[in-house]
RNA sequence: UAGCGGAAUAGUUCAGUUGGUUAGAACAUUGGAAUCAUAAUCCAAGAAUCGUAGGUUCAAGUCCUACUUCCGUUAU
Repeated sequence: UAGCGGAAUAGUUCAGUUGGUUAGAACAUUGGAAUCAUAAUCCAAGAAUCGUAGGUUCAAGUCCUACUUCCGUUAU
C1' cells in the first nucleotide's frame, strides 16, 4: 500500500431482541437526604439527535453506498 473481517451510541465502559414511535444501564459528575463529620448507603437531576455525507422506507442507532479513524488477518 492492497484485499478481507470487526468496531465507532452520554465524560468512561457497554446494551439496544432479525426497522416501529420518549434512545437506556453501570460508573463518574452535580444537588439533596442521612451522619457530630467523612466515606459507604438512599433519592433526584443534567449529559449522546447514534463517526461523516448521501440513499431506501410511512418510519433508520438498526438496511444499502461512499468516505474517515481504530483493531485483527492475508499478500506485496
Transfer RNA from Sheathia arcuata, 76 nucleotides, folded computationally. The same sequence occurs in records of 2 taxa. It matches the Rfam family "tRNA". The RNAcentral record of the sequence draws on ENA. The organism belongs to Sheathia, within Eukaryota. A source record names the gene tRNA-Met. The coordinates come from a structure-prediction model, not an experiment, and the mean pLDDT is 82.